[in-house]
Parts: sequence; C1' cells; structure tokens
RNA sequence: GCCGGGAUGGUGGAACAGGCAGACACGAGAGACUUAAAAUUUCUUGUCCGUAAGGACGUGCCGGUUCGAAUCCGGCUCCCGGCA
Repeated sequence: GCCGGGAUGGUGGAACAGGCAGACACGAGAGACUUAAAAUUUCUUGUCCGUAAGGACGUGCCGGUUCGAAUCCGGCUCCCGGCA
C1' cells in the first nucleotide's frame, strides 16, 4: 500500500430486508424475607433540563441519501485478521 471484519449504556451483547435503540445477562441501588447475614425474591438503573407532567440529546467522528439511518453511500480515526 491492497483486501476483509469490527467500534452500540458501568460490562458482555441483541436489534437478521431502513420504521419504538439498548432485548437478554452481569454489575449497581432500594425494598421484602432473616435475630443478623448468605441464598431467594420485587422494583429501579444512558445523559441533560424540569418539583412533576414532559422535553431535548445519544449507536467511533464528519458529511450525504431518505418522510425516517445503529442499519444504505462517501471521507476519516482506532482495533483485529489476511496479502504484498
């Protein structure tokens, strides 16, 4: 230099043909149970604004296409593999 794969909450990892992002698990917080704990179990858990209702933002970065993009297209950054 060329080719292929990948980057999504605190962690792993889904979202298979463009249509509610974060299912599910782990972790964390609070409650129940217990004399107390462990185990079990219930609820909550992206960020910002707001007392709340609610609103805005968020899929590596910057653009594009589209009514609509994690998903398609272009450029770039980083990681993994292959070829030279």